[in-house]
Context: one part of a larger RNA
C1' cells in the first nucleotide's frame, strides 16, 4: 500500500452489472429437474357422422281381444377426429452438481498410432426379393397386507428368425508391382468361404433401412518433457522384469493364463508417509519471483459405502440394474421401499453463505415430417452495501460575525457564511400521462413488464455517518479519574494540572460506508 466467494462493530438514500455454504463428500420431509413419437404396431376410450331398428310409446279406432301410430331411439355395419395403458425407436453416455479420492500419462504441453472405435451428420456406390414362429397388450383362473407376480389362450410391427442375391468388406490361399519406420504398409490379378434389409405417409413427393468407401466430429491408447514437502522414510518388488504359446480387447501390452529365464527400480531419491483435483488464469510485484486455483473456460474423479456386470455406437451409467454393509421408512411380520455432491427448502455444524419465485419469450438440448411436448440447462424476478463502478443528501447570495455550546488572561475567541433570510434548481422522491428494442417471419408469439426510457406537476422538499486526534501519522484543549478504571500496532501512557484513559467542544482523515480482525503478495 494492494488484494478477498470474507466475517464482525456502528452507521446506512439510489442505481447498473456481477458475486453468495470457504465448515459436515453431514442427514434430507415436499415439489419439481428426461422425455418424446399414434407419420412404427395391435388394442381400448371418448366424440361425431352413417347402417339399423329393438324398447317405450302422446293419441285415434275398437268386436275390449288387440290394431294404427307422431316420437323415442338399445344391440348393430361402416369411416372420421381426438386421447393414450402397452410392444416399438431414439434419447436417458449430453446438460447440471462436488472436489472426497487421485502425487497419477491424472493435468499441462509437444509428438506418435505400419495397434485402433466414432449413433446422429455430410458425400459417393451399390440394393431393398421372398417366407416363418413368437411375446407383450387383451381375456380368463389365480397367489400377495403391499411392491409385484404365476399360469392358461389369441394378437400386430420398422419387434424376432431362417432363406435368396451379393462386394471395392471379411477369412483363408496362390500371384505381380511400389514403399518404408523392426514388427510391415499400400496398390494389383485370381480362386474358395461368409454374412443384409422394413416400412411409413397428408398421393406425391418426402421421411425411413442394408451393405461399402470416405469425410467430419466425439474418443481410446502410447511416448519426451514439466508438476508440493520429508532420508528423524534407504532399500523396494514374484505377475514382480523379460521371453514362448495361447486367451481377451475396438487396439498395442502380465491386461490374463501356461511353461521357461532371473530380472526391474533406486542417493539423477526407489519405497514408505503426509499434504493436495490439475490447467487457461487471479493477486501481488519495476522485474524476477511468490501465493492462489471462488466466479467463467478446458480435462480429470466422484455421484449413501465397497463390488459386479447388462444394455448401447458411447457407460462399468447421479434421477438404470444385481449383491452386500451402515442409515431412514412402510408392513397384515412373511416381505417389501429408498438415496438432493440437480433447482429451491429443512435440520445440524459454523464467524458466515439467499426464494419451497417466474417463463420456455430469447438462446441451446432430447424427440417428431410438422404442429408441438419436455428442460429447475437458460433467460429473468427475489434477498444480502458481499464486492466493483456511477449519482445524490441541494446552489448562489448572505455578518445584527444572532442565539445556544464550548473556552477565556472576562476584553475577547470559536463553532462560522455555518445557521436564519433572499433568489433559485429539481439529478434523486412522489403522483400523473405515454411506453419500447430484444421477435428472426408468410403469419402469430415478450417471462422480464407496463420495466428501461420520454413528458408534465409538487416541493429543498425523502437521504451522513465512521474513525483518528503522543510519536511514527494529517489533526488540541477543558473537565472526570489517580498505577485505579482503562488505552496499546510498535515505543509506551495512568501513582492529583494525563494533548496517550473516560466524556464534551473543536479539529483532521475516509464517506454510503468507516473502522477492527483473518489471510496474501
Nucleotide at each position: 500500500g494492494g488484494a478477498c466467494g470474507a466475517a464482525c462493530g456502528c452507521u446506512g438514500g439510489c442505481g447498473g452489472c456481477g458475486u453468495g455454504c470457504u465448515u459436515a463428500a453431514c442427514a434430507c420431509a415436499u415439489g419439481c429437474a428426461a422425455g418424446u413419437c399414434g407419420a412404427a404396431c395391435g388394442g381400448a376410450g371418448u366424440u361425431c357422422c352413417u347402417u339399423g331398428g329393438a324398447u317405450a310409446g302422446a293419441g285415434g279406432c275398437u268386436u275390449c281381444g288387440g290394431c294404427c301410430a307422431a316420437u323415442u331411439g338399445a344391440a348393430u355395419u361402416g369411416g372420421a377426429a381426438c386421447u393414450u395403458a402397452g410392444u416399438g425407436g431414439c434419447g436417458g453416455a449430453c446438460u447440471g452438481g462436488u472436489g472426497a479420492g487421485u502425487a497419477a500419462c491424472g493435468c499441462g504441453u509437444g509428438a506418435g498410432g505400419a495397434a485402433c472405435c466414432u449413433g446422429c451428420c455430410u458425400u459417393u456406390c451399390a440394393g431393398a426379393g421372398g417366407g416363418g414362429g413368437a411375446c407383450a397388450a387383451c381375456a380368463g383362473u389365480u397367489g400377495g397386507a403391499a411392491a409385484c407376480g404365476a399360469c392358461u389362450g389369441c394378437u400386430a410391427a420398422u419387434a424376432c428368425c431362417g432363406c435368396a442375391u451379393g462386394a471395392c468388406a471379411c477369412a483363408u490361399u496362390c500371384g505381380g508391382g511400389c514403399g518404408g519406420c523392426a514388427u510391415c504398409g499400400c496398390c494389383u490379378g485370381g480362386a474358395u468361404g461368409u454374412c443384409a434389409a422394413a416400412g411409413a405417409u397428408u398421393c406425391u413427393a418426402u421421411c425411413g433401412c442394408u451393405g461399402a468407401a470416405a469425410g467430419a466430429u466425439g474418443g481410446c491408447c502410447u511416448c519426451g518433457c514439466g508438476u508440493c514437502u520429508g532420508a528423524u522414510u534407504a532399500g523396494c518388488u514374484a505377475g514382480u522384469u523379460g521371453g514362448u504359446a495361447g486367451g481377451g480387447u475396438a487396439a498395442c501390452g502380465g491386461c490374463c493364463u501356461a511353461c521357461c529365464a532371473a530380472g526391474g527400480c533406486g542417493a539423477c531419491g526407489a519405497u514408505c508417509a503426509g499434504u493436495a483435483g490439475c490447467c487457461g488464469g487471479a493477486c501481488u510485484g519495476a522485474g524476477a519471483g511468490g501465493u492462489u486455483g471462488a466466479c467463467c473456460g478446458g480435462c480429470c474423479a466422484c455421484a449413501u459405502u465397497g463390488g459386479g456386470a447388462c444394455u448401447g455406437a458411447g457407460a462399468u451409467a447421479c434421477g438404470g440394474c444385481c449383491c452386500a454393509g451402515a442409515c431412514u421408512c412402510c408392513u397384515a411380520c412373511g416381505g417389501g421401499a429408498g438415496g438432493c455432491a440437480g433447482c429451491a427448502g429443512u435440520g445440524g455444524g459454523g464467524a458466515a453463505u439467499a426464494u419451497u419465485g417466474g417463463g420456455c419469450a430469447a438462446u441451446g438440448g432430447a424427440c417428431g415430417c410438422a404442429a408441438g411436448u419436455c428442460u429447475g440447462a437458460c433467460c429473468c424476478a427475489g434477498c444480502a452495501a458481499c464486492g466493483c463502478c456511477g449519482c445524490g443528501u441541494g446552489a448562489a447570495g448572505g455578518a445584527a460575525g444572532a442565539a445556544g455550546g464550548c473556552u477565556u488572561u472576562c476584553g475577547g475567541g470559536u463553532u462560522g457564511u455555518a445557521a436564519a433570510c433572499u433568489u433559485c434548481u429539481u439529478u434523486u422522491a412522489a403522483g400523473g400521462g405515454g411506453g419500447a428494442a430484444g421477435a428472426g417471419u408468410a403469419g402469430a408469439a415478450g417471462a422480464c413488464g407496463g420495466u428501461a426510457c420520454c413528458c408534465c406537476u409538487u416541493g429543498a422538499a425523502u437521504a451522513a455517518g465512521c474513525c483518528a486526534c503522543g510519536g511514527c501519522u494529517a489533526a488540541c484543549u477543558a473537565c472526570g479519574u489517580g498505577c485505579c478504571a482503562g488505552c496499546a500496532g510498535c515505543c509506551g501512557c495512568g501513582g492529583u494540572a494525563a494533548u496517550a484513559c473516560g466524556u464534551a467542544g473543536g479539529u483532521g482523515g475516509c464517506a454510503a460506508g468507516c473502522g477492527u480482525u483473518g489471510u496474501c503478495c

Background
The prediction has a mean pLDDT of 83. The part of an RNA shown here (small-subunit ribosomal RNA, 5' domain) has 521 nucleotides and comes from an uncultured bacterium. The full RNA is in RNAcentral, with records from ENA, Greengenes and SILVA. Its Rfam family is "Bacterial small subunit ribosomal RNA".